[in-house]
Molecule: transfer RNA
Organism: Myxococcus virescens
RNA sequence: GGCCAGGUAGCUCACCUGGUUAGAGCGGCGGUCUCAUAAUCCGCAGGUAGUCAGUUCAAGUCUGACCCUGGCCAC
Repeated sequence: GGCCAGGUAGCUCACCUGGUUAGAGCGGCGGUCUCAUAAUCCGCAGGUAGUCAGUUCAAGUCUGACCCUGGCCAC
């Protein structure tokens, strides 16, 4: 340098054919329970979906460029 995959909550990941309110598990906080801690159970918060543009009435989802991570190839 070329090609491929990926980037969504603090972490690991869903959300396949563009439209319904962007979710789950773990974690965090509060409560419940206990002499106390953990576990259980209930509730709450947390996201401009890597960045910028484009297409569209409408984009996490489609297109382009760039950035980052991993892999393969080449020099």